[in-house]
RNA sequence: GAGUUUGAUCAUGGCUCAGAUUGAACGCUGGCGGCAGGCCUAACACAUGCAAGUCGAGCGGCAGCGACAUAAACAAUCCUUCGGGUGCGCUUACGGGCGGCGAGCGGCGGACGGGUGAGUAAUGCCUGGGAAUAUGCCCUGGGGUAAGGAACAACCGCUGGAAACGGCGGCUAAUACCUUAUGAUGUCUACGGACCAAAGAUUUAUCGCCCCAAGAUUGGCCCGCGUCUGAUUAGGUAGUUGGUGAGGUCAAAGCUCACCAAGCCGACGAUCAGUAGCUGGUUUGAGAGGAUGAUCAGCCACACUGGGACUGAGACACGGCCCAGACUCCUACGGGAGGCAGCAGUGGGGAAUCUUGGACAAUGGGGGCAACCCUGAUCCAGCCAUGCCGCGUGAGCGAUGACGGCCUUAGGGUUGUAAAGCUCUUUCACCGGUGACGAUAAUGACGGUAACCGGAGAAGAAGCCCCGGCUAACUCCGUGCCAGCAGCCGCGGUAAUACGGAGGGGGCUAGCGUUGUUCGGAAUUACUGGGCGUAAAGCGCACGUAGGCGGAUUUUUAAGUCGGGGGUGAAAUCCCGGGGCUCAACCCCGGAACUGCCUCCGAUACUGGAAGUCUUGAGUCCGAGAGAGGUUGGUGGAAUGUCGAGUGUAGAGGUGAAAUUCGUAGAUAUUCGACGGAACACCAGUGGCGAAGGCGGCCAACUGGCUCGGUACCGACGCUGAGGUGCGAAAGCGUGGGGAGCAAACAGGAUUAGAUACCGCGGUAGUCCACGCCGUAAACGAUGAGAGCUAGUCGUCAGGGGGCUUGCCCCUUGGUGACGCAGCUAACGCAUUAAGCUCUCCGCCUGGGGAGUACGGUCGCAAGAUUAAAACUCAAAGGAAUUGACGGGGGCCCGCACAAGCGGUGGAGCAUGUGGUUUAAUUCGAAGCAACGCGCAGAACCUUACCAUCCCUUGACAUCCCGCGCUAACCCCAGAGAUGGGGCGUUCUUCGGACGCGGAGACAGGUGCUGCAUGGCUGUCGUCAGCUCGUGUCGUGAGAUGUUGGGUUAAGUCCCGCAACGAGCGCAACCCUCGCCUUCAGUUGCCAGCAUUGAGUUGGGCACUCUGGAGGAACCGCCGGUGAUAAGCCGGAGGAAGGUGGGGAUGACGUCAAGUCCUCAUGGCCCUUACGGGAUGGGCUACACACGUGCUACAAUGGCGGUGACAAUGGGUUAAUCCCAAAAAACCGUCUCAGUUCGGAUUGUUCUCUGCAACUCGAGAGCAUGAAGUUGGAAUCGCUAGUAAUCGCGUAACAGCAUGACGCGGUGAAUACGUUCCCGGGCCUUGUACACACCGCCCGUCACACCAUGGGAGUUGGGUUUACCCGAAGACGGUGUGCUGACCUUUUGGAGGCAGCCGGCCACGGUAGGCUCAGCGACUGGGGUGAAGUCGUAACAAGGUA
Repeated sequence: GAGUUUGAUCAUGGCUCAGAUUGAACGCUGGCGGCAGGCCUAACACAUGCAAGUCGAGCGGCAGCGACAUAAACAAUCCUUCGGGUGCGCUUACGGGCGGCGAGCGGCGGACGGGUGAGUAAUGCCUGGGAAUAUGCCCUGGGGUAAGGAACAACCGCUGGAAACGGCGGCUAAUACCUUAUGAUGUCUACGGACCAAAGAUUUAUCGCCCCAAGAUUGGCCCGCGUCUGAUUAGGUAGUUGGUGAGGUCAAAGCUCACCAAGCCGACGAUCAGUAGCUGGUUUGAGAGGAUGAUCAGCCACACUGGGACUGAGACACGGCCCAGACUCCUACGGGAGGCAGCAGUGGGGAAUCUUGGACAAUGGGGGCAACCCUGAUCCAGCCAUGCCGCGUGAGCGAUGACGGCCUUAGGGUUGUAAAGCUCUUUCACCGGUGACGAUAAUGACGGUAACCGGAGAAGAAGCCCCGGCUAACUCCGUGCCAGCAGCCGCGGUAAUACGGAGGGGGCUAGCGUUGUUCGGAAUUACUGGGCGUAAAGCGCACGUAGGCGGAUUUUUAAGUCGGGGGUGAAAUCCCGGGGCUCAACCCCGGAACUGCCUCCGAUACUGGAAGUCUUGAGUCCGAGAGAGGUUGGUGGAAUGUCGAGUGUAGAGGUGAAAUUCGUAGAUAUUCGACGGAACACCAGUGGCGAAGGCGGCCAACUGGCUCGGUACCGACGCUGAGGUGCGAAAGCGUGGGGAGCAAACAGGAUUAGAUACCGCGGUAGUCCACGCCGUAAACGAUGAGAGCUAGUCGUCAGGGGGCUUGCCCCUUGGUGACGCAGCUAACGCAUUAAGCUCUCCGCCUGGGGAGUACGGUCGCAAGAUUAAAACUCAAAGGAAUUGACGGGGGCCCGCACAAGCGGUGGAGCAUGUGGUUUAAUUCGAAGCAACGCGCAGAACCUUACCAUCCCUUGACAUCCCGCGCUAACCCCAGAGAUGGGGCGUUCUUCGGACGCGGAGACAGGUGCUGCAUGGCUGUCGUCAGCUCGUGUCGUGAGAUGUUGGGUUAAGUCCCGCAACGAGCGCAACCCUCGCCUUCAGUUGCCAGCAUUGAGUUGGGCACUCUGGAGGAACCGCCGGUGAUAAGCCGGAGGAAGGUGGGGAUGACGUCAAGUCCUCAUGGCCCUUACGGGAUGGGCUACACACGUGCUACAAUGGCGGUGACAAUGGGUUAAUCCCAAAAAACCGUCUCAGUUCGGAUUGUUCUCUGCAACUCGAGAGCAUGAAGUUGGAAUCGCUAGUAAUCGCGUAACAGCAUGACGCGGUGAAUACGUUCCCGGGCCUUGUACACACCGCCCGUCACACCAUGGGAGUUGGGUUUACCCGAAGACGGUGUGCUGACCUUUUGGAGGCAGCCGGCCACGGUAGGCUCAGCGACUGGGGUGAAGUCGUAACAAGGUA
């Protein structure tokens, strides 16, 4: 910096990513070289080899070997007289010497080098100091090196043992050991003195030895600062702290001991527990920090585990010793041996880490005079892409943009100059040759290596990950919430750029990804650099200890602070500048740096220390004042209740409505009286007091604090406050009282599906008092305390001062409120009572859940409080504000929404549609409103998509190709028909063909699927009044404003106002039609007047009706009222029509994944002798049932019969003429309340019509039959005027079929007080945990599965500790009776030493107990998680009881 909480926004906050890093591991892949690195795990166990020896110039010795000399024997060579000679070689014997040397005595070294990190939180490390010390080898200086002696190994003999290893006796050397001498510049001292040394080797040179001093080096010891986590570890400590004396050490010291004293450490974290080697550095980071401590370097610790000392300059000793223990091995069972955390290597563990290599050539180490020897230190090589660095896998040209692949809109695009091809080069690798530096003379493991030269040939050399966003990179196919992916968000349910494959692309490259680690990003522990009103976070409040901080001024000091100097801060690393390997990595040189510590000098503003002064902070005093401040004791009235008495009678009470309850044994009501307890109406007030909790009738006593005024006193006495202490509502607990009302629990009644609730009747703890506990609350201003500073205005409480005009005004201190500027804040908001600007101190926070829970501790009588985790789990949880939606929130308004009316539906029969059922099929779709007389403006065949059966396969239909030339129509036969066979017949023509038949394949065809892939069309909210935009303004922003407000309207219609001004889509108007008039035109229309006829029939006329063109007319225009004088509204006049004149067309942004793939079009998928096409028959017409829409009725406002006028629309090819055509109503007569002269279903029968055909399955007519039904339960629909109701007529489609649909006219009402309620809608406002938007969200138990965890009788193991027992080795002390070479000696002993024994100390071990940690544990507790389980509905709206 980004992603992720939301519909969107801001902020808070966590999670995640991009970077760097690595001793890494895993997956895929792998050409070369350089430089580095390589058991992080089992400080687990180790076979084998090597890793520390050396000195013969210390010594006694010396098997064997070599050379030399002599002798003998023998082979080769040469010579030869063939007899032999010679004899460099080899063997044997002897000799002495040389080169040397196994073992031994002795010296030095094995305390270095190498390994590891178990232990260790300080006996360590780092840094800087210190004094009471040691120091082999090395350097310097001074001095010395004399005289003697006794042994012990080796060796020899005997002997034990399996071995390891010894025992006894005897001989022997030394630079081994001992004595004496000499001693100071040494040590000690009582100042008299006393004490202490040596080694030689050798041919020379020389190397050694001893003492002293000094140096250098390296150790030991002490001190200051620094050095992890936990307080759920708070007290620890008896040699403990100090002193005196003694011992002890190289050396200070309780280091040890005796005695004395009682100290010492600790909230600045002792003790305890856990973890850990420390550092230079490494890594990350801008830095500050964080993490880390492999390789390299410094220090420490360790060497199988524990203890111990010896030797030595140095060890309590990795490749030494003793003891104990575990383990392994050998054994003759009696005993022995061993210690890879050296280099290799093995097993084991593990995700994981190498060769049983070469060489001492170099560097260094040990020994030695040296030569030299040793050196798994080291230098090299081997293995491993483990890391860093470098190089290569070719370069140029090359378009028909080849083939192939992939995609495609079928044109093309892309892979792609990529390939092929042509030209060229040879780094690396390969082959051949030359051949180093490292060593300036010899010596080279590396190594015939690096490097150089030559040669051949593009030849031998590319992979891995990714492509939804973050994050660079896109398409096709497959799959179909499957398989799978995933770092976070999230993809996958048939069109997946997210899975798998492919093509293409992106990134890195001998590597690439994944996983793990650390830092970063994370200002997400905030020193730099955060916060706490509502997001996590102010302790309930105060007093006060330690601590922190602290007024004015003077002098002084110089601790902090500042400046300068000195010492130190190892090297390496990092950085800078150079240099060397061809470059780089890497290496070398120089510089800087190492931000630190110590020390010296200086400065003195500030802070601190010391001394003094001051008054403004704080306090005291004096005078006033207000107050539900506290405690105790009294006292008052109202009310409730109970009791007594009176009056009085049938109810009372209670609720939404009731009931439980009380009441004829007299309630309720009412009057009087009595008792008892509790609380104090009005006053009363964002009034008062108190630190908070809290405090309210009145009176008194005691008592705390506060304010104002005066300015007399004191002189910083102050602020905060970890621990601590006190106070602390309600509930609760203990003891004893009290108990009127109220009232958990409980019981009865209701409500309810249930009702362990809400409502109601009762009612016990409790509420009250005293004393004692508890110690918590949304203990809230969700705001710690104190101080200073920073605009105001208006109230109110308690004081003080001033002015006067006496009722106000002004000033001032302290409290308590409202609004508001700057400023702050994420916003809301805060704003001198800060959440502003500063200072001081305290408390607290660090994602949600688990959880304020478990365990442990403390407190409590208990309830419980306090302190306070983890595992596990989620990617959010949460804040403020915005827009919507919603509310059993509010306000305003509208609509046949209700109301007022009229007529229906729901009951009957039938028609029709749907569901269901049935069926071979009953084709399909439509589904609340907004499916259901809907698609269907009309299913007997057809339609037809369904079923059964029979047929066809380039097809019934379209285009292209080839062949043939006749066909169509008609007739006959077979068949259910499609079809097949036969006959007759011969069209047009531009001669190509049209047309028909046959054939092959491209293709046709599909009412098959997906309306959730779509277009188009449609329904609905709704003809509701809304929906938006530009610019401006406001807001961090989402957004707001405009569009809200006051009026008004049918209307976001108009007016006014307004940080808005304008505009668009809607509204309205423009359009059609009906209603009035004018005009034009009069035929097919009309007929007033004139003539005529049976008849507007004809003449005539065009006035009227009418027809159909063009105009006019209505605009709140006029008048009055009202209203803001506006918009408008009300009334009136005129007018055919009056306030939109009636009706229609017209449907904003959008909503419902609404409907339709079966109107049409169309992507994808599917079928292709069938899911296509043809035909016959059947079905869509079924029928226990349910629903919707209708028709006809139930009758007298009627039925029947008769008479009978006037229509309109429309249709009939053309027709204002003719036809359809009969209107129904109306009038007259009859019937007289019945299942009827109502009603017509059903059924029988005879016909008619249409049609190829009325069986399934048409309509109509006649005769006969004459069902249900007597006005319809709950519920529900339509309609506000030419409307409802009622009456008929017409039309479309259609062969025929109408109760349906669409139209037409005739007759022609009733009612609307009004907007409380139901439904729907609009605007404003409010709440919200909703946004898939209340058909929302969401809680808890139960059931199931899984996970981690608490308790748990106990059990297993580890750690630690107390008491006691045992007490190895060892040093120390004692003893020293046994043994004893040097010295002394009077020869007997002595000194000294050794063994043994004794003592205390002490490792391991044992017994008993305590504390603590971990594992397991029947059973059990809660917790978490888990697409569709159960029960309810607690929360979110007034969430339906806030």